Predicted 3D model of a 381-nucleotide RNA (Bacterial RNase P class A) from an Acidimicrobiales bacterium. A source record names the gene rnpB. Its mean pLDDT, the model's own confidence on a scale to 100, is 77. NCBI's taxonomy places the organism under Bacteria, Bacillati, Actinomycetota, Acidimicrobiia, Acidimicrobiales. Of the family's consensus pairs, 90% are formed in the model. It matches the Rfam family "Bacterial RNase P class A". Rfam classes the family as a ribozyme. The sequence is in RNAcentral, with records from ENA.
């Protein structure tokens, strides 16, 4: 000096000029009240408090993500609101949190040289399913090529029994039957791994050593788990983000929730019920109430609403100058071995992106810069 990996921030800045929503104050100009004056009508100045699309001033106005709306809650109403079915989430341990399918930290697994990083992390002897093509054969399957030639079986010599016919033993070949699963092959996977022994050949058929699985004990941890010992049979695929088992856990609907005025205004038919996901059982209400249909009618304003608070929904636009960052250029001048590079000139140019009940989290975008810590690699002291 390159290249990585983690976590944090910041994200446009000054000045002008014109425009924006909201508040708050002056004038104005309207109404209404108190006080003067008047017999009243009304007049005059003040002073108060309303409204107004005016004036003129002050203040104060969008995020890290506001975007997805994927997750939790506050609120709010059903509604007094319990039980179970079905049906959803969530699945390794331990702690944070109001909660969560967030988060921190661990174990376990997988990937990377490492910093790190990802996990579809409960059960495969409860049960069903599924593993394409290939290959013999994909869960207690199975023999294609190969390999044996003890055993039965076929062919040929010798021998000896013997007159033959046959019988016996023996050597050879052959590979029907049978025997095999080591070696080759298929496949993403093929019923431990390497060595000796053993056997006709071979195979945990036996050992030894290793793995895994299964038990028993010790010793670490809150746990998950890990470390060691003895014993044992030889070894009993994956896939539950397939249907399932198992644990825990869930009323629903959402601010277009809800409330308070106004306005409208009644018809016709059905059903005995009607109550915020489906059923069922309790429970409440109600039979002049409720609910479902079809055709009409009215819908304004307030409040929920917020140190931005809008309601068709504001903070924009043009200008100038500095920077941050790219790009090309450099006489000289700082630097250099020479480069890069600084000063200098000119060009371009600043992302993603806009509240709407609020708050936590997650996921996704972002132009440019900053900080802090750790990996690996060459290189020099």
């Nucleotide at each position: 000096u390159g290249a990585g990996c983690u976590g944090g921030c910041c994200g446009g800045g000054u000045g002008g000029u014109c425009g924006c929503g909201g508040c708050c104050a002056u004038g104005c100009g309207u109404c209404g009240g108190c006080u003067g004056g008047g017999c009243a009508a009304c007049c005059a100045g003040g002073c108060c408090g309303g409204c107004g699309a005016c004036c003129u001033g002050g203040c104060c106005g969008a995020g890290g993500a506001a975007g997805g709306u994927c997750g939790g809650g506050a609120c709010u109403c059903c509604a007094u609101a319990g039980g179970g079915c079905a049906g959803g989430g969530u699945g390794c341990u331990g702690g944070c949190u109001a909660a969560c399918g967030g988060c921190c930290a661990g174990u376990c697994g997988g990937g990377g040289c490492g910093a790190c990083c990802c996990g579809c992390a409960g059960g495969a002897a409860a049960g069903u399913g599924c593993c394409a093509c290939a290959g013999a054969a994909a869960a207690c399957a199975g023999a294609c090529c190969g390999c044996c030639a003890a055993u039965g079986g076929g062919c040929a010599g010798u021998g000896g029994c013997c007159a033959c016919a046959g019988c016996c033993a023996c050597u050879g070949c052959c590979a029907c039957a049978g025997g095999u699963g080591a070696g080759g092959g298929u496949g993403a996977a093929a019923c431990g791994g390497u060595g000796c022994g053993g056997u006709a050949a071979g195979a945990g058929c036996g050992c030894a050593c290793c793995a895994g699985c299964g038990u028993c004990c010790g010793g670490g941890g809150u746990g998950a788990c890990c470390c060691g010992g003895g014993c044992g049979g030889c070894u009993c695929g994956g896939c539950a983000a397939a249907c399932c088992c198992c644990a825990c856990u869930c009323g629903g609907a959402g601010c277009a929730a809800g409330g308070u005025c106004a306005a409208g205004c009644g018809u016709g038919g059905g059903a005995c019920g009607g109550c915020u996901g489906g059923c069922c059982c309790g429970g409440c209400c109600a039979c002049g109430g409720u609910c479902c249909c079809c055709a009409g009618g009215u819908a304004g304003a307030c409040c929920g609403c917020u140190c931005a608070g809008a309601u068709g929904g504001a903070u924009g636009a043009c200008c100038a100058c500095a920077c941050a960052c790219c790009c090309g250029g450099u006489a000289a001048c700082c630097a250099c071995c020479a480069a890069c590079g600084g000063c200098c000139c000119g060009g371009g140019g600043g992302a993603c992106a806009g509240a709407a009940u609020c708050c936590c989290g997650c996921c996704u975008a972002c132009a440019g810069g900053c900080c802090a810590g750790c990996u690996c690699a060459c290189u020099c002291g």